Notes
The RNA shown here (small-subunit ribosomal RNA) has 1522 nucleotides and comes from a Chitinophagaceae bacterium. The coordinates come from a structure-prediction model, not an experiment, and the mean pLDDT is 82.
């Protein structure tokens, strides 16, 4: 400066990611309908359904200037008093005859996929009334008929018969053309048939008149204008589950017949064409456009209203008139329907305006006016005009405007919340105070739509043209102005979980409901119902229906096919599509210029008009397309010519499990026979079935038969796939390399076609060792229709012939051309050549860029690009149904819909889990030792019981747990008697010392009562008891799934995570993996990490050893007193002890191995040696794990009870079954006498020494101790010595019976002990199952807590004796890393399939029924139209009739289509808790799928051939590094 004004994304599929991919939303519109709600104006729209069926009005007449007339009205005139008569004489005029008009305007959209429509062309093949222009002309006559009258039928509708009449009706005769036919001649001319002009000659054919004198009209040619008719090019819906259609059907002759016209349009005849995969032909739906709405466009949808063109007018044919109809408000005919009728016959046609019925979700007044547009008739007045103009109805839509404005904080009152003596919102919102008056009310005034037409004057040759004066308004007294009073008359509707603006409280409790998608709701709902506030929009706002777009989800613009949905199994080749290089021409595709169109209207832009817009009105601009026209010539096409690089051919080799045919071979297997041989064989986890003494197996010979080819052998080779393997021989395909000799684009891909295609399958003939579906049989199992095992038939193999499918896979179509490299290998080529380093053509492995959602791909591309075929559009229905085509069959090919889900699907990440791997650790298993399961008793739990047996705890991680103390109380449970501001606490008027003692009733609680007592302070007052009203009561009621807190577990197991950094689109990885090491993420080395955090370990506590301070109530060596004896007593600090502070151990020292980390050593030293033992101590985090009954504590719920008191009962029940104990069974024992030696701890409501009785339990009396002082206190086992001698015992102690003693108000239920008697099971415990690794197990005693006593054999603690045993990580159980597959994620207690059986749904078959359409045959056949015709009319021309073709209907008969139904029947979908089993997901417990077969309740099993979309291990081979 041009040129452009133009494009947004949410939500939903996973634990989470990334894609792929449905499905919603959020816009815009609507002839709209429903709810609510509704002031006003303007402009628009307004049966989308039954083209259903229509009462009533009305929508096309007009002309008297064409006629004959004159019924009705009116004037006039004549007669009559009048009523009335008569008179075409005026005005006009119903019916008539004629003329023009009714083919226009108005409706609707049935038909119709068509030259119907749209564009754009031609008609040398065509018609036009009325209008316009030119030329020429109208001269004679003649007979009829309607009407009018009579007259006849009929209910009518209508009609017939007679008499008479007129015309611009109607015939004849002239007249006559440049009109029309025929016949010719000439020029001209195109586009094939032709055409035009000009002439010559023959035929033939018009006409109307009225008149106010102005003019209207007639008749024939010619031109135009109009409106038509025909033809062609192009476009113009869906179905191939519709592939062939077609007999006037294609053509062509008849100067054939028909038309305006060409033409099979129709007839003879003749020939067999014609159309079709660029979709004929049938079906199906549809009226087209011009624009409408949407969209960035492209494009979808759509075709109301306005304009164009079409068809149709109850339904269906068919002519008639006319210029023009095959005629919406003619006609004839048939048909249904309706309506009258006197039963004989007759009418009718709203998809014109309005209006009724139906029908529907749903659409309007039987309005006014011809005032103005416009149309028909007239000369004109004018008369019609439901065409038009208005008006009424409805918020149907689009514009517009109002409901008020400004001030106004005590931030009223009222509502709702809230952390509630207050606070925040409603909220400047009201109130209150000023101001405005639009709207609407009332009143007053009030346009514009109206100018012509005619009438008058003039001008003018004619059309016309000037001026002038009057008339005309339905709307409408509207629009619109101006005054008055007053805030006065005027806000609702949706929503508020995200998506999407806008949050609370209350009721409800997976109910009642919501939902456009996700999804809300099972007692704390911002998502349901309501309130309160908010948010959007607004006279409306929401719902529902359709279209579009969002959706790049059909992809031209602008998508895809390894693995999400999608490459045909392979091949060769038709049509088609595309196509190297060079020159020349041509211009058909392209490209520019011009010219015509491309209606209007709308769209857009300007500018004007109604106050403004919406509407409108003028101009532009656009209408991206079609035709013609001249020009470009690079490109693509066509011709023409050449070229070698594509391709092919020729020679010459070399490769190979390419192919078919035929022959030979050996190993083996099975069977034959035969020999040796004897008792078993086989087979399997383990067995049997089966074979065997009639002699198997084993083994040696010999024979037979058939099928497959071991080593070689290899990610090798070869072939288009399938596929191809001893060995050789004919035949025969093919690559590939040299050569560059020859052709010369001969190519490339490829819809239909046509061959070829594993294994199973079919059919017919062989053949048949093996191996084997099916069957059988043995196992194995709950069951095994299988997995294993013995057998065993089709098959398997061979000829021919079918089928024609596969994970026919590189899940990857062909073909060409281009892009870093390294490497293995096959076959050939260059070279003298093993080296080197190199070409082409195959197969493989890693990689850059690149390219993907990633995994991968990656010169053999899944990269960059071009070409040609095939395919894909959510999942499931379902590769099914029906239909057609193959196929003996089995089936195979093509292939929907109904319904339903909101996902299904890839890759990838984390994690869990895996009857998957690898490592590792633990009393996990192994190795010991003792137990537990049997026995009685103790205890706790389930079950039962019960008036109640109070609650809670339930694998592991509930069961001697809550309870570390149930006779009352505890108690929370039951009965049954009482209390209501309550049984605690505070405050607290008041009153009183507190506080002892006491009668009565009563089961108690309580209840009424009596006495004593009279604090402290000097006083206010204070301590304590009683207490009225008040505010705050109580709840062991529910919810551990609303919670805190505490606890358990997993596990004292080594984990779990941050930050910054790299990497990955990302979810997330890295660190933390790897190599070693530890108990240990301990540490070491290494490394895109580098550091840190909780966890580990260490700090701490207690234990072994020492030193060191202190020595009292512990202690005594030595000195000393002192006693029968005793640290008893002075006194000591030596020791032992107390209980304080250090020491002490770190692989620090050696030696070995190792980079180190660190491991071994009976190492050394040393009290402990490698964490010395023990212990407190629990990471993120699981189990909605336990706990509202220990506390707290949200919400709910109870309030003369679910609260509180009381008595008595229960919690101790008792067929049974379960954990947990303790005592046992005996001699390593009992049972008596004797006798030694701890630790911890605890004690004044308390431990009790001592003495006494008592057999004892215990009483009595009674020092000492608030405790290293006293006391419980005896320690048992042990050890001495003595019986018991193997038995249900001198083992064992249960039960029971008596008799005490203690505690406690009280030992019935329901204590514990003690004596004496009584003496049960029971002699080592089945399947199974516990714990323990050293001061441990096992054993033995002792303390203490709870507490009044104790059910304590429980529980913490403590010391005494004092072991066996670990080869070692296969195997169970747990864990912990790391890798792997996963369809799991509530995470394997996961997921899931099938079949039954229930219930819903749609849906295939299906006797049989119903119904439609439409085509062919035959009969029959109106009206019309055509052809024939002798009788009847008519001179004649012709008619009637009557016959024959055609056709609309209509009828037979059969048989297809299509659609409804339907006994029944098949499968299919959905549906919280149905039966059965356990196919898939992991090696899913038999690795799964695929094709085929065959079986089987069912998922499924087996056989065969394939594939990896299989784990895991093991060789091998290749790569990558080195």
């Nucleotide at each position: 400066a041009c040129a452009a004004u133009g494009g947004a994304g949410a939500g939903u599929u996973u634990g989470a990611u990334c894609c792929u991919g449905g499905c919603u939303c959020a816009g815009g519109a609507u002839g709209a309908a429903c709810g609510c709600u509704a002031g006003c104006g303007g402009c628009a729209g307004g049966c989308c359904u039954a083209a259903u069926a229509c009462a009533u009005g009305c929508a096309a007449g007009u002309c008297g200037a064409g006629g004959g007339g004159c019924a009705g009205c009116g004037a006039u005139g004549u007669a009559g008093c009048a009523a009335u008569a008569c008179a075409g004489u005026c005005g006009g005029c119903g019916a008539c005859c004629g003329g023009c008009g009714c083919a226009c305007g108005g409706g609707u959209g049935c038909g119709u996929a068509a030259c119907a429509c749209g564009u754009a062309u031609g008609c040398a093949a065509c018609c036009u009334g009325c209008c316009u222009u030119c030329a020429a002309c109208a001269g004679g006559g003649a007979g009829a008929u309607a009407g009018c009258c009579c007259g006849g039928g009929g209910a009518a509708a209508c009609u017939c018969g007679g008499a008479u009449u007129a015309a611009u009706a109607u015939c004849c005769c002239a007249u006559a053309a440049c009109a029309c036919a025929g016949u010719g001649a000439a020029u001209c001319a195109g586009c094939a048939u032709u055409g035009a002009u000009u002439u010559a000659u023959u035929g033939u054919u018009a006409a109307a008149g009225c008149u106010c004198c102005g003019g209207c009209g007639g008749u024939u040619g010619a031109a135009g204008a109009u409106g038509g008719g025909c033809a062609u090019g192009c476009g113009u819906u869906c179905g191939a589950u519709u592939a062939g259609c077609u007999a006037g059907u294609u053509g062509g002759u008849g100067u054939a017949g028909g038309u305006a016209a060409c033409g099979g349009c129709u007839c003879a005849c003749c020939a067999a064409g014609g159309c079709a995969a660029c979709g004929a032909u049938c079906g199906a739906u549809a009226g087209g456009g011009g624009g409408u709405c949407u969209g960035a466009g492209a494009g979808g949808a759509u075709g109301a209203u306005c304009c164009c063109c079409c068809a149709c007018a109850c339904u269906g044919g068919u002519a008639c008139u006319g210029a023009g109809a095959u005629a919406c408000g003619g006609a004839c005919c048939a048909g249904a329907c309706u309506c009258c009728u006197a039963c004989g016959g007759g009418a009718g046609g709203c998809a014109g305006c309005a209006g009724u019925a139906g029908g529907g979700a749903a659409u309007a007044u039987u309005g006014g006016u011809c005032a103005a547009u416009g149309g028909g008739c007239g000369c004109a007045a004018g008369c019609c005009u439901g065409a038009a103009c208005c008006a009424g109805c409805c918020a149907u839509g689009c514009c517009g405007c109002g409901u008020g404005c400004a001030g106004g904080a005590a931030g009223a009152c009222g509502g709702c919340c809230c952390u509630c003596u207050g606070g925040g919102u409603u909220g400047u919102a009201a109130a209150c105070u000023g101001c405005u008056u639009u709207u609407g009310a009332u009143a007053g005034g009030g346009a514009a739509c109206a100018a012509a037409u005619g009438c008058c004057a003039c001008u003018u040759g004619c059309g016309a043209g000037u001026g002038g004066a009057g008339c005309u308004g339905a709307g409408u007294g509207u629009a619109c102005c101006u005054a008055u009073a007053g805030a006065a008359u005027a806000a609702g509707c949706a929503c508020c979980g995200g998506c999407u603006a806008a949050c609370u409280c209350c009721g409800u409790g997976c109910c009642a409901g919501c939902a456009g998608c996700c999804g809300c709701g099972g007692u704390a709902a911002u998502a349901c119902g309501g309130a309160g506030g908010g948010u959007g929009c607004a006279a409306g706002c929401g719902u529902u229906g359709u279209c579009c777009g969002g959706a790049u989800u059909u992809a031209u613009u602008g998508g895809g096919u390894u693995u999400a949905a999608a490459g045909g199994g392979u091949g060769c080749g038709u049509a088609g599509g595309c196509g190297g290089c060079c020159u020349a021409a041509u211009a058909a595709g392209u490209c520019a210029g011009u010219g015509g169109u491309g209606a209007a209207a709308g769209c857009c832009u300007c500018c004007a008009g109604c106050u403004u817009a919406a509407c409108u009105g003028g101009a532009g601009a656009a209408c991206u397309g079609c035709c013609a026209u001249u020009g470009a010539u690079a490109c693509u096409g066509u011709u023409a010519g050449g070229c070698u690089u594509g391709a092919g051919u020729a020679u010459a080799c070399u490769u190979g499990a390419g192919g078919u045919a035929g022959g030979c071979g050996g190993a083996a297997u099975u069977g034959a026979c035969a020999g040796u041989g004897u008792a078993g064989c086989g087979g399997u986890g383990a067995a049997a079935u089966g074979c065997a003494u009639a002699g198997a197996u084993a083994u040696u010979g010999u024979c037979a038969a058939g099928a497959a080819c071991a080593c070689c052998a290899a990610u090798u080779g070869c072939g288009a796939a399938g596929g191809c393997a001893g060995c050789u021989u004919a035949c025969u395909a093919a690559a590939u390399u040299a050569u560059a000799a020859c052709u010369g684009a001969c190519g490339c891909u490829g819809a239909g076609g046509c061959a070829c295609g594993a294994a199973a399958g079919u059919g017919u003939g062989g053949g048949u060792a093996u191996c084997a579906a099916a069957c059988a049989g043995g196992a194995u199992u709950a069951g095994a229709u299988a997995c294993c095992c013995u057998g065993g038939u089709a098959g398997u193999c061979c000829a021919c012939a079918c089928u024609g499918u596969a994970a026919a896979c590189g899940a990857u179509g062909a073909u060409u051309a281009c892009u870093c490299g390294c490497u293995g290998u096959u076959g050939g080529c260059g070279a003298u050549a093993g080296a080197c380093a190199g070409c082409c053509a195959g197969c493989g492995g890693c990689c850059a860029a690149g390219c993907g959602a990633a995994a991968g791909c990656g010169u053999u591309a899944a990269g960059u690009a071009a070409u040609c075929c095939a395919c894909c559009u959510g999942g499931g229905g379902a590769g099914u149904a029906c239909g057609c085509c193959g196929g003996c069959a089995a089936c195979g090919g093509u292939g929907a819909a109904a319904c339903u889900c909101a996902a299904a699907g890839g890759a990838a990440u984390u994690g869990a889990c895996g009857g998957g791997g690898g490592u590792c650790c633990g009393c996990a298993c192994a190795a010991g030792c003792g137990g537990u399961g049997g026995a009685g008793c103790a205890u706790g739990u389930g079950g039962u019981u019960u008036a109640a047996u109070u609650c809670g705890a339930u694998g592991a991680u509930a069961c001697g747990c809550g309870a570390g103390g149930a006779a009352c109380c505890u108690u929370a449970c039951c009965u049954g008697g009482g209390c209501u501001a309550g049984a605690a606490u505070g405050u607290g008027a008041a009153g009183g010392a507190a506080u002892g003692a006491u009668u009565a009733a009563g089961a108690g609680a309580u209840u009424a009562g009596u006495c004593a007592g009279u604090c402290a302070g000097c006083a206010a007052u204070g301590a304590c008891c009683u207490g009225a009203a008040a505010c705050a009561a109580g709840g062991u009621g529910c919810u551990g799934c609303a919670u805190g807190g505490c606890u358990g577990u997993c596990g004292u197991c080594a984990g779990c995570u941050c930050g910054u950094g790299c990497c990955g689109u990302g979810a997330g990885g890295u660190g933390u993996u790897g190599g070693g090491u530890u108990a240990a993420g301990u540490c070491c080395c290494g490394c895109a990490a580098c550091g840190a955090g909780c966890g580990c370990a260490a700090c701490c506590c207690c234990u072994a050893u020492c030193u060191u301070u202190a020595g009292u109530u512990g202690c005594c060596a030595g000195c000393g007193a002192g006693u029968c004896a005793u640290g008893u007593c002075g006194g000591g600090g030596a020791c032992u002890c107390u209980a304080g502070a250090g020491a002490g151990a770190c692989u620090g020292c050696c030696u070995g191995c190792g980079u180190a980390a660190g491991c071994a050593g009976a190492g050394a030293g040393g009290a402990a040696g490698g964490a010395g033992g023990g212990g407190a101590c629990g990471a993120c985090g699981u189990c909605a794990a336990g706990u509202c009954a220990u506390c707290a504590u949200g919400g709910c719920c109870c309030u003369u009870a679910c609260g509180c008191c009381c008595a008595g009962g229960g919690c101790u029940a008792c067929a049974c079954a379960c954990g947990u104990g303790c005592u046992a069974c005996a001699a390593u024992g009992g049972c008596g006498c004797a006798u030694a030696c701890a630790g911890c701890g605890u004690g004044u409501u308390g431990c009790a020494a001592g003495c006494u009785a008592g057999u004892a339990a215990u009483a009595g009396c009674a020092a000492g101790c608030c405790a290293a002082u006293c006391a419980c206190g005896a320690a048992a086992a042990g050890u001495g010595c003595g019986u018991c001698u193997c038995a249900g015992u001198u083992c064992g102690g249960a039960u029971u019976g008596a008799g005490g003693u203690c505690u406690g108000c009280a030992a019935c239920u329901c204590g514990a002990c003690c004596u004496c008697a009584u003496g049960a099971a029971g002699c080592u415990g089945g399947a199974a199952u516990c714990g323990c690794u050293a001061g441990u197990a096992a054993u033995c005693g002792c303390g203490c807590a709870u507490c009044a006593g104790c059910a304590a054999u429980g529980g913490c603690g403590c010391g005494g004796u004092g072991a066996a045993u670990a080869c070692g990580u296969u195997c169970c159980c747990g864990g912990a890393c790391c890798u792997u597959g996963u369809a799991c994620a509530c995470a394997c207690c996961g997921c899931c399939c099938g079949u039954c059986a229930a219930g819903c749904c749609a849906u295939g078959g299906a006797a049989g029924u119903c119904u439609g359409g439409g085509a062919g045959a035959c009969c029959u056949g109106a009206a019309g139209a055509u052809c024939g015709u002798a009788a009847c009319c008519g001179u004649a021309a012709g008619g009637a009739g009557c016959g024959g073709u055609u056709c609309a209907g209509g009828g037979u008969a059969a048989a297809a289509c299509a659609g409804g139904u339907a006994a029944c029947u098949g499968g299919g979908g959905c549906u919280a808790a149905g039966u059965c089993g356990u196919a898939a997901c992991a090696a899913g417990g038999u690795a799964g799928c695929c094709g085929u077969a065959c079986c089987g309740g069912a998922a499924g099993g087996u056989g065969u051939g394939g594939c990896u979309g299989g784990a895991a291990c093991a060789c091998c081979u290749c790569c990558u590094u080195u």